Predicted 3D model of a 349-nucleotide part of an RNA (small-subunit ribosomal RNA, central domain) from an uncultured bacterium.
Context: one part of a larger RNA
RNA sequence: CUGGGUGUAAAGGGCGUGUAGGCGGGCGUGCAAGUCAGAUGUGUAAUUUCGGGGCUCAACCCCGAAACUGCGUCUGAAACUGCACGUCUUGAGUGAUGGAGAGGCAGGCGGAAUUCCUAGUGUAGCGGUGAAAUGCGUAGAUAUUAGGAGGAACACCAGUGGCGAAGGCGGCCUGCUGGACAUUAACUGACGCUGAGGCGCGAAAGCGUGGGGAGCAAACAGGAUUAGAUACCCUGGUAGUCCACGCUGUAAACGAUGAAUACUAGGUGUGGGGGGACUGACCCCUCCCGUGCCGGAGUUAACACAUUAAGUAUUCCACCUGGGGAGUACGUUCGCAAGAAUGAAACUC
Numbered sequence: 001c002u003g004g005g006u007g008u009a010a011a012g013g014g015c016g017u018g019u020a021g022g023c024g025g026g027c028g029u030g031c032a033a034g035u036c037a038g039a040u041g042u043g044u045a046a047u048u049u050c051g052g053g054g055c056u057c058a059a060c061c062c063c064g065a066a067a068c069u070g071c072g073u074c075u076g077a078a079a080c081u082g083c084a085c086g087u088c089u090u091g092a093g094u095g096a097u098g099g100a101g102a103g104g105c106a107g108g109c110g111g112a113a114u115u116c117c118u119a120g121u122g123u124a125g126c127g128g129u130g131a132a133a134u135g136c137g138u139a140g141a142u143a144u145u146a147g148g149a150g151g152a153a154c155a156c157c158a159g160u161g162g163c164g165a166a167g168g169c170g171g172c173c174u175g176c177u178g179g180a181c182a183u184u185a186a187c188u189g190a191c192g193c194u195g196a197g198g199c200g201c202g203a204a205a206g207c208g209u210g211g212g213g214a215g216c217a218a219a220c221a222g223g224a225u226u227a228g229a230u231a232c233c234c235u236g237g238u239a240g241u242c243c244a245c246g247c248u249g250u251a252a253a254c255g256a257u258g259a260a261u262a263c264u265a266g267g268u269g270u271g272g273g274g275g276g277a278c279u280g281a282c283c284c285c286u287c288c289c290g291u292g293c294c295g296g297a298g299u300u301a302a303c304a305c306a307u308u309a310a311g312u313a314u315u316c317c318a319c320c321u322g323g324g325g326a327g328u329a330c331g332u333u334c335g336c337a338a339g340a341a342u343g344a345a346a347c348u349c
Base pairs, nucleotide, nucleotide: 003321004320005319006318007303008302012317014201015200016199017198021194022193023192025088026087027086028085029084030083031082033081034080035077036076037075038074039073040072041071042070048066049065050064051063052062053061054060091191092188093187094186095184096183097182098181103177104176105175106174107173108172109171110154115149116148117147118146119145120144121143125136126135162169163168206247207246208245209244210243211242215241216240220236221235222234223233258316259315260314261313262312263311266294267293268292269291270290271289272288273287274286275285276284298305299304322349323348324347331342332341333340334339
């Protein structure tokens, strides 16, 4: 390489969008590039195979035949692929009707709580722990009442509930805006699937500039614990956490399970929508989409998966190929930096 694989053994890209490419629905007609058939030319010799022969045999050598699976030309076939034309509607998309949703962005508003400030009441403690101490407090704390300031987060509802491609999204209202779903079947008529590169999005932490700063809290300080305690516990506390703009581009970015399509027993919840039956919004039957649990065939090394497949198949992409060295070195690209991406070898077991 041919292969065999990728939930947990090595291995699915963090997620989209989409270029090239690869692959692609039904019917009809034509062409004949692929494909197939026949003919013909060529495919040097040697080599190879078979049949003979020569060296005493063999290796070796000689003769004959086959073969050289290839290529060119001509004639033909038209099922499949391809190309061209026409056509269809089930794939895909558009329209119409309708409801669901923490989907996104911007603005405004609200209450609870913490902290701080001011004032009142009030007096000796408060706080904290396993126990303490540091700390706060007679300059009046803690507690309590009233008023005010400011920042951040939205209890209950809340649900293996919903939405989103993923990251993720949760108080209320308004505006702008994306997607999905159901019903309908008016329109287009294969317009599709995947997707190397590219481009975009991408938790937390981190970085730059400017704001903001209540609570929490790396670093740091102190008190404890301890043999020690650069920790766990306590009292404080700065970056940060928040906002705007820009950068970073990584995560156990996980369902550790790429995307798409078709097919293959059931049972039982739940979210959205439709139809039927019914006096009826309920209950019941049924269809579509989503989201869970259980379970059969089948699969699996087992665990388990099982119409949301890890089953049966097809298409396309990504990735793996013993452990360590090592996600390191070197080079390159990107980045303000931190670093990210790409990514070896010697050696060793």
The full RNA is in RNAcentral, with records from ENA. The coordinates come from a structure-prediction model, not an experiment, and the mean pLDDT is 88. Rfam family: Bacterial small subunit ribosomal RNA.